[in-house]
Molecule: FMN riboswitch aptamer (RFN element)
Organism: Aminipila luticellarii
């Protein structure tokens, strides 16, 4: 250098107003790797399930060697359960794992 052990540690957030936490209106929030800096591009992870699977969302125009990622505009989407209706109330979860970091060990 390499691969294996064990051990510690990090590991998503988010509002107000109207009789209303779920409706209206106007805000606000965006896991992990990868790519030119990504919530909508491509996987992986949580979720569910009939164990076979399922599994959310973006165009356009500039720059540029290169961008669905940078910037200019205009849109969308948000798991399961609860409640007549949820991305931001409650719960599972002080949890789970993907995946980052220090350390120690041992062999060539």
């Nucleotide at each position: 250098a390499u691969a294996u052990u064990u051990c510690u540690u990090c590991u998503a957030g988010a509002a107000g107003a109207g009789u209303g936490u779920u409706c209206u209106c106007u805000a606000c929030u965006g896991g992990c790797g990868g790519u030119a800096u990504a919530g909508c591009c491509c996987g992986c992870g949580a979720g569910c399930c009939u164990c076979g699977g399922c599994c959310a969302a973006u165009u356009c125009g500039u720059u540029u060697u290169g961008a669905u990622c940078a910037c200019g505009a205009a849109g969308c989407c948000a798991a399961c359960a609860g409640u007549a209706a949820a991305g931001u109330c409650u719960g599972g979860a002080u949890g789970a794992g993907c995946g980052g970091a220090g350390a120690a060990a041992g062999c060539a």